Background:
A computed fold for a 349-nucleotide part of an RNA from an uncultured bacterium, annotated as small-subunit ribosomal RNA, central domain. The full RNA is in RNAcentral, with records from Greengenes.

[in-house]
Context: one part of a larger RNA
Order: sequence, then C1' cells, then structure tokens
RNA sequence: CUGGGCGUAAAGGGCGCGUAGGCGGGACUGUGAGUCUGGGGUGAAAGUUCGGGGCUUAACUUCGAAUUGGCCUUGGAUACUGCAGUUCUUGAGUUCGGUAGAGGGAUGCGGAAUUCCUGGUGUAGCGGUGGAAUGCGUAGAUAUCAGGAAGAACACCGGUGGCGAAGGCGGCAUCCUGGACCGAAACUGACGCUGAGGCGCGAAAGCGUGGGUAGCAAACAGGAUUAGAUACCCUGGUAGUCCACGCCGUAAACGAUGAGAACUAGAUGUCGGGGGGAUUUGCCCUUCGGUGUCGCAGUUAACGCAUUAAGUUCUCCGCCUGGGGAGUACGCCGGCAACGGUAAAACUC
Repeated sequence: CUGGGCGUAAAGGGCGCGUAGGCGGGACUGUGAGUCUGGGGUGAAAGUUCGGGGCUUAACUUCGAAUUGGCCUUGGAUACUGCAGUUCUUGAGUUCGGUAGAGGGAUGCGGAAUUCCUGGUGUAGCGGUGGAAUGCGUAGAUAUCAGGAAGAACACCGGUGGCGAAGGCGGCAUCCUGGACCGAAACUGACGCUGAGGCGCGAAAGCGUGGGUAGCAAACAGGAUUAGAUACCCUGGUAGUCCACGCCGUAAACGAUGAGAACUAGAUGUCGGGGGGAUUUGCCCUUCGGUGUCGCAGUUAACGCAUUAAGUUCUCCGCCUGGGGAGUACGCCGGCAACGGUAAAACUC
C1' cells in the first nucleotide's frame, strides 16, 4: 500500500457540539492545475526477457530487439475534477401562524401511605415462617380513634402511549428555557454532510465537604436451615439511598445495529398536525411527521432483517484480523482515592 468484514461468530466510539481534513446541488463563462492526446529530450553500461551468432555443448560470451515506476519540455483537447467569476432554488436555513409532549432548570404547594411521638379506648398477646425461633409486649404492645412531627416516593390516569442526542424523564402550580412537528407564503442563496484531535453531557455504584435520614438496606449482629451455611428464609441494622456544591467517567451506556442522503411491493394499529367528505363530537377518504406489528422482492451461514433494512447505492468517521496470556504488565496521561484511558510481549494451544 492492499483484501474481507463489524445485529447474534472478532469488530459501531455511551451520546452530542465542532476544528483540521475528506466529500459535496442546477446553469453559464473564463482558466487549463489535475486529466487525456501528439512531438522532442532524458531514463548510462552491465543485468533481465526474446531472437540470432561464437567456443564440439553448457556455463560463458557477442549482436539485435524488448523492457525501464518515471521526470523534463513543447503543441493541442476541455467531458469530468479543481480554481476564479456570474446566476438559480430543489439541499440547508430564517421569518409568520398554530400543535402535542414525564424534554431541561428553579421555586412553592398537595394528598395517600410508612415510621416515630403525645393522648383516649382496650387486654394478652403481637410479629414472623415451610414450620419455628431470635425480636416486640402487663413499664400495657398488636388492634383502634384523635392530634402532632419527619423524610422519601408520587397510586388511579398510564398505554403495546409521549418527550429527549444519549444517559434518561411521571403528583400539582408558577417562572426561566431547549428541541420537534404541521400550514401558508415571503426571504437568504449551497450557507451542506461527516468529523482525526479538542470541548461538553453522561445510569448506578463510589469519593470529598456540609446537611438530612421516614422507609429500604451492602457491611455487621442475632435466630433458623444444614453434614457445614461466612448463603437462600426470619428479627434487627450502619454506610448508602435524599439535598447542595465538587469529583469520578464507567455499564448487557443494547436495537448488542455509527451519522447523513437517495431509491426499492403491500397490509394493519397507534401518537401529533393539515385538507376534504359525511354529518353532528364518534365515522370515511387523503396528506405530512413520529412510533409499533405483519409481510413480498431482495438479502443472510442460519436465525432473521425487510421504506425505522440487516435490501440497492454514495460520502465521512470509528472499529476487527485465531484462543489463552490480557483489556493485563511497563511507560505515559487523568483522578483525592477507588480506579479510568492508552496498550504490548515472552510463553502456550
């Protein structure tokens, strides 16, 4: 330099923004750098290959031809690419009017439940299990009624539903705020796609400082079970779970499926809009956007995928290259630490 690949065999970066770079819509003009074509020069000899000659043959040698990535120069061509200019509106975006939504941040409020506290009623049990025991209870528990306190989570609605780039998001109200979709024109005029580095976001657990702690609950203790039981079951219970600020930066971060664009049978459900018809909400037709199920062609090793492709193509990035050793050692970078990132080899099968 190159091949084949990446749903499940090894392989899609957790996700976004974006730098360099790569790639890039329609028309016209110029240029002629890339590109193509003709001529000239150079590309030493030897060697190599082919054909012939000379030593009896061969090795060897000799003649001729071929070959030599390419480079320089000059004349020309202009389809494509590039560059410069002009222009266009379909890609992209802006404006306007609407729509749905657990999208994000902050503040406040609410009811149910749980636990605890106080008081009333009330008496011997409660609790727990496969069965028990530890535990709680005559210092009055459990049950029940009234009052109070606290923290956390928001039943029903709720969906096979919605929103978000991903992680993720669910009581109600207000404020601040991001995105998407639909409709009609108007405007900008390729402003686009991707994206090595970089920067930001990033569940849970964990860490730092301060606060909070109702329930739950690693660790821990006890009771059981058992041959044992450092478990499963039970009674307790501390970190933690919650809040603020700051770290960590991982995951089966999954659709195990990178992003963008175009094209390629149908059927059916659902969510958000628009248009039309019926006609009174409901129904029918149609269109745009999202999200499901089935299914043809095609594809696949098969399973399956199948307009939300794993089909047919293009652009760009990431990644794989037998199993173990090993996502380890060493080094470096990051981190308070835990650890994370990058990432081998010997050896072995």